[in-house]
Context: one part of a larger RNA
RNA sequence: GGAUGAACGCUAGCGGGAGGCUUAAUACAUGCAAGUCGAGCGAGAAGUCACCUUCGGGUGGCGGACAGCGGCGCACGGGUGAGUAACGCGUACACAAUCUACCUUAUACAGAGGAAUAGCCCUGGGAAACUGGGAUUAAUGCCUCAUGGUCCUGCACUUCGGCAUCGAAGUGUUGGUAAAGCUCCGGCGGUAUGAGAUGAGUGUGCGUACUAUUAGUUAGUUGGUGAGGUAACGGCUCACCAAGACGAUGAUAGUUAGGGGGCGUGAGAGCGUGAUCCCCCACACGGGUACUGAGACACGGACCCGACUCCUACGGGAGGCAGCAGUAAGGAAUAUUGGGCAAUGGACGCAAGUCUGACCCAGCCAUCCCGCGUGCAGGAUGAAGGCGCUUCGCGUCGUAAACUGCUUUUGUGUAAGAUGAAACCUAGGCAUUUAUGCUUAGCUGACGUUAUUACAAGAAUAAGCACCGGCUAACUCCGUGCCAGCAGCCGCGGUAAUACGGAGGGUGCAAGCGUUAUCC
Numbered sequence: 001g002g003a004u005g006a007a008c009g010c011u012a013g014c015g016g017g018a019g020g021c022u023u024a025a026u027a028c029a030u031g032c033a034a035g036u037c038g039a040g041c042g043a044g045a046a047g048u049c050a051c052c053u054u055c056g057g058g059u060g061g062c063g064g065a066c067a068g069c070g071g072c073g074c075a076c077g078g079g080u081g082a083g084u085a086a087c088g089c090g091u092a093c094a095c096a097a098u099c100u101a102c103c104u105u106a107u108a109c110a111g112a113g114g115a116a117u118a119g120c121c122c123u124g125g126g127a128a129a130c131u132g133g134g135a136u137u138a139a140u141g142c143c144u145c146a147u148g149g150u151c152c153u154g155c156a157c158u159u160c161g162g163c164a165u166c167g168a169a170g171u172g173u174u175g176g177u178a179a180a181g182c183u184c185c186g187g188c189g190g191u192a193u194g195a196g197a198u199g200a201g202u203g204u205g206c207g208u209a210c211u212a213u214u215a216g217u218u219a220g221u222u223g224g225u226g227a228g229g230u231a232a233c234g235g236c237u238c239a240c241c242a243a244g245a246c247g248a249u250g251a252u253a254g255u256u257a258g259g260g261g262g263c264g265u266g267a268g269a270g271c272g273u274g275a276u277c278c279c280c281c282a283c284a285c286g287g288g289u290a291c292u293g294a295g296a297c298a299c300g301g302a303c304c305c306g307a308c309u310c311c312u313a314c315g316g317g318a319g320g321c322a323g324c325a326g327u328a329a330g331g332a333a334u335a336u337u338g339g340g341c342a343a344u345g346g347a348c349g350c351a352a353g354u355c356u357g358a359c360c361c362a363g364c365c366a367u368c369c370c371g372c373g374u375g376c377a378g379g380a381u382g383a384a385g386g387c388g389c390u391u392c393g394c395g396u397c398g399u400a401a402a403c404u405g406c407u408u409u410u411g412u413g414u415a416a417g418a419u420g421a422a423a424c425c426u427a428g429g430c431a432u433u434u435a436u437g438c439u440u441a442g443c444u445g446a447c448g449u450u451a452u453u454a455c456a457a458g459a460a461u462a463a464g465c466a467c468c469g470g471c472u473a474a475c476u477c478c479g480u481g482c483c484a485g486c487a488g489c490c491g492c493g494g495u496a497a498u499a500c501g502g503a504g505g506g507u508g509c510a511a512g513c514g515u516u517a518u519c520c
Base pairs, nucleotide, nucleotide: 001520002519003518004517006516007515008514009513010512013372014371015370016369017368018367019365020364021330026328027327028326030325031324032323035072036071037070040069041068047062048061049060050059051058052057079283080282081281088208089207090206091205092204093203094202095201098200099199103196104195105194106193107192108191109190111145112144113143114142121134122133123132124131125130151176152175154173155172156171157170158169159168160167161166181188182187209255210254211253216246217245218244221243222242223241224240225239226238227237228236258280259279260278261277262273263272264271265270285306286305287304288303289302308319309318310317311316336362338361339360340359344358345356346355347354348353375406376405377404378403385397386396387395388394389393412456413455414454415453416452420447425442426441427440428439429438430437431436464509465508466507467506468505469490470489471488475504476503477502478501479500485492486491
């Protein structure tokens, strides 16, 4: 000198863009953050219409709430960095050892039957959370049979190929396994197999902090055979057998740490760092376990143990902000219990649409970067006043002010007022390969009393901070007298201090300026 997720002191007009718990992975009141589908299913409250009525009500139609079964989603999105020195990450390969819902594409198929169960109804237990029994009912829920393939499985054979195990294609044969309907008639779905796409899993080479004042470590340990398990290879697990395996090219142990793209600095080499944004990993009160599922060993799912908090009728129950706000605590220190789904994206749905603290916006904070303003021109009785001096006077603040003219950024007031919106959808038209595509009009804005523009009056609404001995731009006076104090280094201060404190003047930067901390 540059830099910062900064903090502190003094000061503070505005706009645009960005950023905002680095500490206690401490504890959390309250609200919200994951639902959706009636075009899968039964049932059906309020309301309303019609009819009947003994005026209590009853029956039927429309209607469709709350719940239930079922499907898809909840494994994404969002947060945090505790753990992890590791195939965790980065990079380059490999899988003849693998899986992949939704999506695209191709081929084929969808026949027949059955038993339940929630809800509703009846009834019991409990303070509650919740839960037991009976009767009955539906499905794209569950089960059985059929059919079936280039699918799975066993055997035999042929051809081609390769990368050790082997791979691909074909023929014959044994055994086995599918399906679901709904409809506004336009469609939306179902099953099997192949291919693609996407996503994931696994293995390997190389790279990846410090300590040798850590030198030996290891029994599922190293390898084999067999079995089990997995989507899949493998001591992944188990039985048996062998005695191996790693290590000064640093094993083992200890300390520290999420990794990378990047970021800061530097001419570079390098050094430091890993906030915001993107990719990967790990975690979700601490620990463990599996279930469901295409996918989890699952932040707002389940079970168990533990710590803590809460409710209780004392018998028993409930909870998990490292989601968004917010609270307490810690700390030098870090924001609103805001608006909207209008846009983008996501889930579900044929769609309308619903949900979305993702996201888009607004609020707070000079925390940073950038930009603008605080006026411009003229004006000398060089006024008064302050300060200084070689003190009848002169110098300086200083064209500074007053005064005259001008301008109106900004601010104030008034009026107009966007881009972001085009789709979906509705109505119409056109082309049709009958799949759909194109086109016209209409509908939709949180921000927003916004941005922006015009007009009006008026210099009106707006300057500080640090420094002035040398390094280092900027000097005098007064006070003090090794005191009080300053100080980044050298060093100032003991009676003429340009170094302390004040004043006048000056220098630097400027809505900031200094100090502290850290890195180069």
Overview: Model confidence (mean pLDDT): 85 of 100. Predicted 3D model of a 520-nucleotide part of an RNA (small-subunit ribosomal RNA, 5' domain) from Neolewinella antarctica. The organism belongs to Neolewinella, within Bacteria.